[in-house]
RNA sequence: AGAGUUUGAUCCUGGCUCAGGACAAACGCUGGCGGCGUGCUUAACACAUGCAGGUCGAACGGGAUAUAUUUAAGGGGUAACUCUUGAAUAUGUCUAGUGGCGAACGGGUGAGUAACACGUGAGAAACCUACCCCUUAGACUGGGAUAACUUGCCGAAAGGUGGGCUAAUACCAGAUGCGAUCAUAAAGUGAAAUUCUUUAUGAUGAAAAGAUGGCUGAUGCUUGCAAGCUAUCGCUUAGGGAUGGGCUCGCGGCUGAUUAGCUUGUUGGUAGGGUAAUGGCCUACCAAGGCGACGAUCAGUAGCCGGCCUGAGAGGGUGUACGGCCACACUGGAACUGAGACACGGUCCAGACUCCUACGGGAGGCAGCAGUGGGGAAUCUUCCACAAUGGGCGCAAGCCUGAUGGAGCAACGCCGCGUGAAUGAUGAAGGCCUUCGGGUUGUAAAGUUCUGUCUUGCAAGAAUAAGGCUAAGAAGUAAAUAAUUUUUUAGCUUGACUGUAUUGCAGGAGGAAGACACGGCUAACUCUGUGCCAGCAGCCGCGGUAAUACAGAGGUGUCAAGCGUUGUCCGGAUUUACUGGGCGUAAAGGGCGUGUAGGCUGAUAAAUAAGUCGAAUGUGAAAUCACUAGGCUUAACCUAGUAACUGCAUACGAAACUAUUUGUCUUGAGUACAGAAGAGGAGAGCGGAAUUCCCGGUGUAGCGGUGAAAUGCGUAGAUAUCGGGAGGAACACCAGUGGCGAAGGCGGCUCUCUGGGCUGUUACUGACGCUGAAACGCGAAAGCUAGGGUAGCAAACGGGAUUAGAUACCCCGGUAGUCCUAGCCGUAAACGAUGAGCACUAGGUGUAGAGGGUAUCGACCCCUUCUGUGCCGCAGCUAACGCAUUAAGUGCUCCGCCUGGGGACUACGACCGCAAGGUUGAAACUCAAAGGAAUUGACGGGGGCCCGCACAAGCGGUGGAGUAUGUGGUUUAAUUCGACGCAACGCGAAGAACCUUACCUGGGUUUGCCAUCCUCUGACAUCCUAUGAAAGUAGGCUUUCCCGUAAGGGACAGAGAGACAGGUGCUGCAUGGCUGUCGUCAGCUCGUGUCGUGAGAUGUUGGGUUAAGUCCCGCAACGAGCGCAACCCUUAUCCUUAGUUACCAUCAGUUCGGCUGGGCACUCUAAGGGAACUGCCGGUGUCAAACCGGAGGAAGGUGGGGAUGACGUCAAGUCCUCAUGGCCUUUAUAUCCAGGGCAACACACGUACUACAAUGGUUGAUACAGAGGGUAGCGAAAUCGCGAGGUUGAGCUAAUCCCAUAAAAUCAAUCUCAGUUCGGAUUGGAGUCUGCAACUCGACUCCAUGAAGUUGGGAUCGCUAGUAAUCGCGGAUCAGCAUGCCGCGGUGAAUACGUUCCCGGGCCUUGUACACACCGCCCGUCACGCCACGAAAGUUGAUUGCACCUAGAGCCGUUGAGCUAACCCGUAAGGGAGGCAGAUGUCUAAGGUGCUUUCGGUGAUUGGGGCGAAGUCGUAACAAGGUA
Repeated sequence: AGAGUUUGAUCCUGGCUCAGGACAAACGCUGGCGGCGUGCUUAACACAUGCAGGUCGAACGGGAUAUAUUUAAGGGGUAACUCUUGAAUAUGUCUAGUGGCGAACGGGUGAGUAACACGUGAGAAACCUACCCCUUAGACUGGGAUAACUUGCCGAAAGGUGGGCUAAUACCAGAUGCGAUCAUAAAGUGAAAUUCUUUAUGAUGAAAAGAUGGCUGAUGCUUGCAAGCUAUCGCUUAGGGAUGGGCUCGCGGCUGAUUAGCUUGUUGGUAGGGUAAUGGCCUACCAAGGCGACGAUCAGUAGCCGGCCUGAGAGGGUGUACGGCCACACUGGAACUGAGACACGGUCCAGACUCCUACGGGAGGCAGCAGUGGGGAAUCUUCCACAAUGGGCGCAAGCCUGAUGGAGCAACGCCGCGUGAAUGAUGAAGGCCUUCGGGUUGUAAAGUUCUGUCUUGCAAGAAUAAGGCUAAGAAGUAAAUAAUUUUUUAGCUUGACUGUAUUGCAGGAGGAAGACACGGCUAACUCUGUGCCAGCAGCCGCGGUAAUACAGAGGUGUCAAGCGUUGUCCGGAUUUACUGGGCGUAAAGGGCGUGUAGGCUGAUAAAUAAGUCGAAUGUGAAAUCACUAGGCUUAACCUAGUAACUGCAUACGAAACUAUUUGUCUUGAGUACAGAAGAGGAGAGCGGAAUUCCCGGUGUAGCGGUGAAAUGCGUAGAUAUCGGGAGGAACACCAGUGGCGAAGGCGGCUCUCUGGGCUGUUACUGACGCUGAAACGCGAAAGCUAGGGUAGCAAACGGGAUUAGAUACCCCGGUAGUCCUAGCCGUAAACGAUGAGCACUAGGUGUAGAGGGUAUCGACCCCUUCUGUGCCGCAGCUAACGCAUUAAGUGCUCCGCCUGGGGACUACGACCGCAAGGUUGAAACUCAAAGGAAUUGACGGGGGCCCGCACAAGCGGUGGAGUAUGUGGUUUAAUUCGACGCAACGCGAAGAACCUUACCUGGGUUUGCCAUCCUCUGACAUCCUAUGAAAGUAGGCUUUCCCGUAAGGGACAGAGAGACAGGUGCUGCAUGGCUGUCGUCAGCUCGUGUCGUGAGAUGUUGGGUUAAGUCCCGCAACGAGCGCAACCCUUAUCCUUAGUUACCAUCAGUUCGGCUGGGCACUCUAAGGGAACUGCCGGUGUCAAACCGGAGGAAGGUGGGGAUGACGUCAAGUCCUCAUGGCCUUUAUAUCCAGGGCAACACACGUACUACAAUGGUUGAUACAGAGGGUAGCGAAAUCGCGAGGUUGAGCUAAUCCCAUAAAAUCAAUCUCAGUUCGGAUUGGAGUCUGCAACUCGACUCCAUGAAGUUGGGAUCGCUAGUAAUCGCGGAUCAGCAUGCCGCGGUGAAUACGUUCCCGGGCCUUGUACACACCGCCCGUCACGCCACGAAAGUUGAUUGCACCUAGAGCCGUUGAGCUAACCCGUAAGGGAGGCAGAUGUCUAAGGUGCUUUCGGUGAUUGGGGCGAAGUCGUAACAAGGUA
């Protein structure tokens, strides 16, 4: 950094997909070790069990217990003494309760929240802060209770209640009071002071607590206590600090406008209440405000951030772990306590759920750590320890701490290590492949020599520890050597992890490699199996018998204790474009204007300093990232420092630009004045031509209409024509890429009113400007409402045609409508498919309006300015096409719009509309494209040019008949197979009775007819016999050859075993070769150059010409190749040479036959050569090529014919000619034999033959060829037979002999138009020939028979001259068999105006949605299946708002007759103050009722949509797509 995918190919647009990185992941296969991290993303679902918040006895009274001392009672004992019980004191320990502090931290979760919740920066003249620190002053005098305890009662329990006793650092009263509050006065700070600070005076009502150690114990008394002193801790008041928090504000960060209006405590004020504190926070009153397009309100979603992932960056995504903040603690509400909570492990109430119960009532809240169930693709141990760090309490020791430190589980992630190293070629065996030679796995293994990480065993063994206690010393405090604080020394002591890290020794290569991929993208290839099946696939796409794409195997590639897959995010994607995109035709300019907000805005001077810039200060937590170091053996990881945190704020400075303010200017803009142009608009009036209708005249049979017709009109008088009249609509010519208008649009003439633009000159205003969401107005046609009007035209409709149909195109009619008035509608390919404005950037040439200059008598002409409107064109731009001063160029400003195709100019909702409908405008689902421009082809019922028996002009046929032959079909045991438009069908087959033969039936053979190799034998064959349909089987007679070194080898034959033979079995869509066809058409290409981004173009096009890309000219082309032509064969003419078997002019002979002699003259034969080249002349033509005409010539313009077939097309034909890959078969799909079949026969088609007759038939006579063939042959003559043919056999290996009489023709005769003297099929009989054999199934002959057929419908074929037509002859194949095929000659025409049309082809051009290329592509309905969506009577769930009812707990208020220790009065009784229970009012959770909002689910039926294999009907679009 890119790549694949739209096309035949190209460029572009544009989507989809891939390669990268990341993850709190999951799944599949696999799995050695260690370190460091991470681990319920789902059900804020429910939770069993244990633990997670206590601590202080140095606050207090008790209780329990141990020891010691003292003592009382009792027992034992002589006694000393001892035992038991009790009391007191002292010292410890434990502790339920009162009390203090903590429990508001720490830990969890992300439900809610779009908010001052968070982030960041500010503010307070509006606040609080326990513990901690500093400072100030104190701590005085009193009092009454209460829990524990004891006792009674109630209850299942939880618990409750009454009586009695008692303490405090618990509670209460009083004193004092810096300060507090209030009042008065003054000063200060400040922008501002009733409010803050300071000072003075007065008034008011408020504080406290002790504990422990030591000394002393003189003072008091109960003689060890109190008091006192001292130290420490604690307490009170006040000020300050620190820390933490509450409150306010600026700015910042989600989506939806198919949510546009919201708000009544709402916004503000005054007064009061409330709070720590400001404030509608609350209440009363007053005012009517406040928010919103810079997005209020509503709805949806969401904890926010530091950061994390990605990215070059800007951005985008994300918010797990760690850290900061917030919110929550079963759901909802509420307050209490407290410095702090409206409180996760507190309270009260309501609700749901779970549990206990004696049924009366109670208990509970894991989103703490483990753990369970459930959900889910998915996420761990009911572990150890307080040793460390931190927290709470405590004077402290210490206790508590699921915070934390650790361990466990999991490849979940990152990092590191290992699974061995060296050597080792007979390149082992095995596997796989193979062209069978070999290659590969592969130095890989084995083997040899080593090493010892990790694992295993044994042994040694840390650091993390700081502290604490005891003792001694020093210093501080103090009167003090006491006590205590700090500190030093010594001793003792503290480790969960852990016998861990680490180290040593031992042993042995031993225990340790897989996953995925291998068609392209994308590194890596073969075999086998499968056969559009099974399957694969991220995209393109693989698979239908040779799959590098499926599955397996071998090999290879990449990663590696992992590898793949899935999911998500960023990237690639400049595919939302700030950086960094576009809108003529690809998606995209609003139909047009006026104009609000907004955005932008001329010159100049000054001021300010908001933006901007500069340096500075504060802040931007830590962690993270980066850099530099350091610590774990390294790394991951951890630590330190620096940088960075691109931000915000503050004050200072600068003043160019933007901004604001002030002043000035005139060029932008505008006004005045003078002109000229115009289908600009509105209204009124007028005009002529034409159509139609009406009236009248003339006039008679048609008119009209079409491709052709018909419907229609017309004898009741049309059409035509003349005259008169009516009415409506539109305005010919002028008329013009001319004019005007913002667009839509505007066209006869006149008048009235009116808008805008243009030109010119001076004057004036002095930036007044541009654009323009919203809004408003205008807006073709059609349509709608009401009322008129209606000539023509004309949807709908009727009729006639056309057609397979024709609800169309064509024709005849015809209503809305078109017109007017008033009002709606608001859309068009409303287009220049091009928004508006300004500026700049070569020209040329038209045209409209106005002006100037020169010149002129004047008008033109010429030069020039401005405004409009066209064409061409440079630079530039563009994907190209194209645009190009009227930009799509270069810039600026503003608006609108686009982001793959379809679904969808749709649905729902909203707004507008009388309706029709319009505006706005999705999603599900589906595809990998859809699209633009250009290129090459192909095609067109596009165009131009040209050719061809292509048509036309002619001649003769086919199609009808009979027969022959081939094919299809049918039949059959088999009717072997192939060939199927032209280009299969008298084709393969130049010849099926057997054979051929491949098919069928039956009978046989199995290494085979044949090839190679091995072993054995030495014959085999021939002949004979038996049997059989034959093949064969069985037997008999007979019995090798060559070389030789004498071993043996070879040939041949037989037998045997297996490798193999064999196959007309399959695949012509695996192939070679050969062939057909377009087409003997004139085309098809290349090199270099040039043009184009490119495919490609050019050349090869153009002008001529030709049979021809043949030649000439021109030309960014110049050359070349394969084709064309020529070279080859044949034929036509002449010459030379040669002269037998051919020939015979002259000479001679003759049996009269070139027969003989003779002769090469001629014919001819067969070798060579000449001749024809547009060479010559004339004309035309570009001084060309060439064409036309002519001469000469046997032949004249490639003389006729043949051979010769470019690049390619048709997966054309052939595996059954041959060759051949693969597959199949192997006692059979091979092979041998007999018989049958290929020959069947209702029928259909092709190709031929013979005819239908008189241009003929029959009979007789007479004449003239060419080219071939012949020894297993042709076969003469003679003879026999009516004949086919037979007998015999001369001659001939052929210019010699034979086949072999050519026939039509000609000359006569006859037939006389008929199913015939035409025609010959069919059938009967008799024969001949070939052949082992003519039954199925040959040909021919004779006699007899005598069918159809009287010239052939639609349709269709061949032929342009020695041709068609017609006539016979020969040959191949072949024993025999031709109407077929291939050749040969004889006789011998007609016609071609011409290229409009049919068919085929060539070139150029044009259109295209085709490229499998028109036999193309493709549209819609219907039918069937599947999918998603809309509507729908309803139904159901969630949710919003309002009103009302009810009202728990609770705060507050009121009341408080009941109850009440402290204080006051009172001797007392009692009263007062204060408080409590209770009651009650406002507020209010949950609940209920009614109405309602929004969003879902479902729904008979219904609507369109999408996708589906080869369904149906038509053919709408693409070519002029057949009606553009």
Predicted 3D model of a 1524-nucleotide RNA (small-subunit ribosomal RNA) from a metagenome.
The RNAcentral record of the sequence draws on SILVA.
The coordinates come from a structure-prediction model, not an experiment, and the mean pLDDT is 84.